[in-house]
Parts: sequence; C1' cells; structure tokens
RNA sequence: CUUUUGAAAAGGCAAACCAUCCGAAAGGAUGGGGCGCAAAGCUGCGGGUCCUCGAAAGAGGAUAGCCGGGUUGCCAAA
Repeated sequence: CUUUUGAAAAGGCAAACCAUCCGAAAGGAUGGGGCGCAAAGCUGCGGGUCCUCGAAAGAGGAUAGCCGGGUUGCCAAA
C1' cells in the first nucleotide's frame, strides 16, 4: 500500500417517541431521546417506495436508516 474481517478499546452516528419551528404534502431543521449502525460519511446516477399536479403520457418534489452504483474514510485483527 492492497484485500478480507469486526473480538476488544477509543471516538462517531442516531430509529421510534416528545417539544419548538419550516413545508400544501411526502418530509425536513434544532433540542431531548436511543432502536440500532463499520460507512447509519458524502452523492438522487439506476431501480424501488412515498407526496403533489395531470384523463393519460408525463412533470415536479421526498427518501442515502430500502437495494445497487460512484466517491472519501477512523480504530483494530489476519
């Protein structure tokens, strides 16, 4: 340096739910909270799901904690 792995330690993230705020909605932000997570870091690129508009074709939006792709990376073991 590369690949595989996650027993330990350090550190990290934070579901449901609650409060306040933003949004027409899906949903989001902050604080509390802690179910879980070795990429539960980043990225809407492909698919899925959800919301809105539309007769439909389709258009716009949301989700990275649904799956895959891309990209970066901590500790330790082999």
The RNA shown here (c-di-GMP-I riboswitch aptamer) has 78 nucleotides. Its Rfam family is "c-di-GMP-I riboswitch aptamer". Rfam's curators write: GEMM was predicted in a large-scale screen for bacterial structured RNA regulatory elements. Genes associated with GEMM are involved in a diverse array of functions, including chemotaxis regulation, signal transduction, secretion and chitin. Its mean pLDDT, the model's own confidence on a scale to 100, is 87. The model forms 95% of the base pairs in the Rfam consensus. It was read from a public genome assembly, where an Rfam model found it.